Two RNAs folded together computationally: RNase P RNA and transfer RNA, 462 nucleotides in total.
The coordinates come from a structure-prediction model, not an experiment, and the mean pLDDT is 77.
RNA sequence: CAAGUAGGACAAAUAAUCGCGGCUGCCGUGCCGCCUUUGGCAGGCCGGCAGGUGAGGAAAGUCCGGGCUUCACAGGGCAGGAUGCCGGAUAACGUCCGGUGGAGGCGACUCCAAGGAAAGUGCAACAGAAAUAUACCGCCCGCAGGCAAAAGAGAGGGCUUUGCCGGAAUUUUUGCCUGCGAGGUAAGGGUGGAAGGGCAGUGUAAGAGACUACCGCCUGACCGGUAACGGGCAGGGCACAUGUAAACCCCAUCCGAAGCAAGACCAAACAGAAAGCGCAGAGCCGGCCCGGCGAGCUUUCAGGUAGGCCGCUUGAGGCUGCCGGUAACGGCAGUCCUAGAUAGAUGAUUAUUCAACGACAUAACCCGGCUUAUCGUCCUGCUUGAUAA
RNA sequence: GCUGAAAUAGCUCAGUUGGUAGAGCACUUCACUCGUAAUGAAGGGGUCGUCGGUUCAAAUCCGAUUUUCAGCU
Numbered sequence: 001c002a003a004g005u006a007g008g009a010c011a012a013a014u015a016a017u018c019g020c021g022g023c024u025g026c027c028g029u030g031c032c033g034c035c036u037u038u039g040g041c042a043g044g045c046c047g048g049c050a051g052g053u054g055a056g057g058a059a060a061g062u063c064c065g066g067g068c069u070u071c072a073c074a075g076g077g078c079a080g081g082a083u084g085c086c087g088g089a090u091a092a093c094g095u096c097c098g099g100u101g102g103a104g105g106c107g108a109c110u111c112c113a114a115g116g117a118a119a120g121u122g123c124a125a126c127a128g129a130a131a132u133a134u135a136c137c138g139c140c141c142g143c144a145g146g147c148a149a150a151a152g153a154g155a156g157g158g159c160u161u162u163g164c165c166g167g168a169a170u171u172u173u174u175g176c177c178u179g180c181g182a183g184g185u186a187a188g189g190g191u192g193g194a195a196g197g198g199c200a201g202u203g204u205a206a207g208a209g210a211c212u213a214c215c216g217c218c219u220g221a222c223c224g225g226u227a228a229c230g231g232g233c234a235g236g237g238c239a240c241a242u243g244u245a246a247a248c249c250c251c252a253u254c255c256g257a258a259g260c261a262a263g264a265c266c267a268a269a270c271a272g273a274a275a276g277c278g279c280a281g282a283g284c285c286g287g288c289c290c291g292g293c294g295a296g297c298u299u300u301c302a303g304g305u306a307g308g309c310c311g312c313u314u315g316a317g318g319c320u321g322c323c324g325g326u327a328a329c330g331g332c333a334g335u336c337c338u339a340g341a342u343a344g345a346u347g348a349u350u351a352u353u354c355a356a357c358g359a360c361a362u363a364a365c366c367c368g369g370c371u372u373a374u375c376g377u378c379c380u381g382c383u384u385g386a387u388a389a
Numbered sequence: 390g391c392u393g394a395a396a397u398a399g400c401u402c403a404g405u406u407g408g409u410a411g412a413g414c415a416c417u418u419c420a421c422u423c424g425u426a427a428u429g430a431a432g433g434g435g436u437c438g439u440c441g442g443u444u445c446a447a448a449u450c451c452g453a454u455u456u457u458c459a460g461c462u
Stems, first nucleotide, its partner, number of pairs: 001385010012353007020054002023051006030045003033041003056360001060371002063369005068259004080255005085099005100114001101112004115250002120248002122244003136189002138185003141181011157165003197215002200212003216238001217236004222231003263310001265308002270303001272301006283293003317336008354358001390461007399414004408445001416432005438454005
């Protein structure tokens, strides 16, 4: 310098003006309420002014977990759901950290829903002879038949006749072909994702863990490790032995349900209950009388809509330092306060600057994670290659 | 804000212990008819919303994601 890998920080910057939501303070011939009523108030609302403050790394998806709230609940179990190598962290988790095993990469490093298929059940289309069991081709054996070759044998016959020629039936062996056997064989071929441990040798009629070595598998004890697991040793000769558990299932652990539109409080309206009074007149017609209307009225209790108020943001909180721990994380000390609306607030304009028009995206009870989206900029560790010293 | 469901042919829908995806309407061609409709016969049309995983094999099982619909003041 190039390529890569792991992690972290930021998310255009500054200023001015205008605008919006909370908060604090001050002000008002403002409105309401209350009181000891020409007045006053630690009250509420509205308006004005000033100050200070106001979204994210994901606020998102709502996929997990917890707090909180209401309901349910003696204890235990069934059903249902979730998780699944080992150890740790944590309020908890399906998250995180460290390790084991496996996979990928030259490497830094990355990825893995990674318990059990010798408890049982199911499924494995098509192809293939056969899908957990088989004999299609092939190889071999036996029987039968045919053909060929070789060896032996030598009928009838012929001739130059104690001999020679000739060669039929038949016998044996070997090879080839065909057929048969509820024959053997899983080495080889072919089908398939998968064909009864792999591979080499011995062996055999041909073969086969039938036998042997190595690898694999299983069993046993030993050594190291908290454990997952690793290491070598001895034995079993393979019997349990195809895959699938993101099929049912088995084993272990965990889980009560719903969710702030949860829920608590105040309470116009409006159903209700009790008591008292009431056609011998309650109550109403602004205080009293007359006059008129004529069946409810009052009090208390309980519920409760609109509305208000709480829940609501100080919290498993952030930052800094020290200590313990490989780390996740924990402890101690100091320091900081950082949105809280209820139709729902963050934007606009101008100027300057930038690697130059700036992505993804806007809290709604809160927190810990995961996942997904994202223009780019900067920093740090490490790896590989090249060059130079 | 919270909670649940769906996506398969142009349209409406079937399709599950995972094994070559189907029906009705619509479309094309032919027959019938003087012609059209109806009717009859034949045919075409699908990456099962998208991406990844498990598996020999995925519309189906698992995860993520997109879109749509419904319920709770």
Source information:
It holds a member of the Rfam family "Bacterial RNase P class A". The family's RNA type in Rfam is ribozyme.